[in-house]
RNA sequence: UACCGAUAACGGCAAACCCGUCGUGAGGCGGGGACGCAAAGCCACGGGACUCUGAAACAGAGUUAGCCGGGCUACCGAA
Numbered sequence: 001u002a003c004c005g006a007u008a009a010c011g012g013c014a015a016a017c018c019c020g021u022c023g024u025g026a027g028g029c030g031g032g033g034a035c036g037c038a039a040a041g042c043c044a045c046g047g048g049a050c051u052c053u054g055a056a057a058c059a060g061a062g063u064u065a066g067c068c069g070g071g072c073u074a075c076c077g078a079a
Stems, first nucleotide, its partner, number of pairs: 004077002012037002017032006035066001041072003045069003048064006
């Protein structure tokens, strides 16, 4: 350094739900709150799911990174 992830240490993030706010909507943002997370840090590249438009389409636009895979970066250092 890479792989790896401990009854280690310092810490970190924040589900559901509630309040406010933005959005047609999925959902986002802020505050409260903790189900959990060793990348639950970042990226819509591939797939999935969800929303909107469309008569429909193997169509278009969006959402989801805490659905999976992948890419980039990163604290600590036992076995």
The RNA shown here (c-di-GMP-I riboswitch aptamer) has 79 nucleotides and comes from an Armatimonadota bacterium. The prediction has a mean pLDDT of 89. The sequence was found by an Rfam model in a public genome assembly. Rfam family: c-di-GMP-I riboswitch aptamer. Gene Ontology term of the family: cyclic-di-GMP binding.